Predicted 3D model of a 97-nucleotide RNA (Glycine riboswitch aptamer) from Sphingomonas prati. The coordinates come from a structure-prediction model, not an experiment, and the mean pLDDT is 79. It matches the Rfam family "Glycine riboswitch aptamer". About the family: This family represents the bacterial glycine riboswitch. Its family is annotated with glycine biosynthetic process in the Gene Ontology. The model forms 91% of the base pairs in the Rfam consensus. The RNAcentral record of the sequence draws on Rfam.

[in-house]
RNA sequence: GAUGGCCGCGCGGGAGAGUGCGGGUCGGGAAACCGGGCCGCCGCCGAAGGAGCAACCGCCCCGGAAUCUCUCAGGCAUACGGGACCGCGCGGACAUA
Repeated sequence: GAUGGCCGCGCGGGAGAGUGCGGGUCGGGAAACCGGGCCGCCGCCGAAGGAGCAACCGCCCCGGAAUCUCUCAGGCAUACGGGACCGCGCGGACAUA
């Protein structure tokens, strides 16, 4: 002491699946109705997290390990929120040329 890789932060991009049914509740409203939220039931999605198997890898009979599988959790109109992963910028530690 670069580059690359790792971690963190910021910005941008970022999919899928029910505007489901029933019951109650809150607000507005004369009512019809509109919006929010809770509970129950059924159907569905996979890209927070979690779990399982495995190609493969390693210090090798023990470990690590997915975008695969499961769907506990989470999610299923727009929006908000969340979102694996990708790109850019900044910072940090480590190691190497």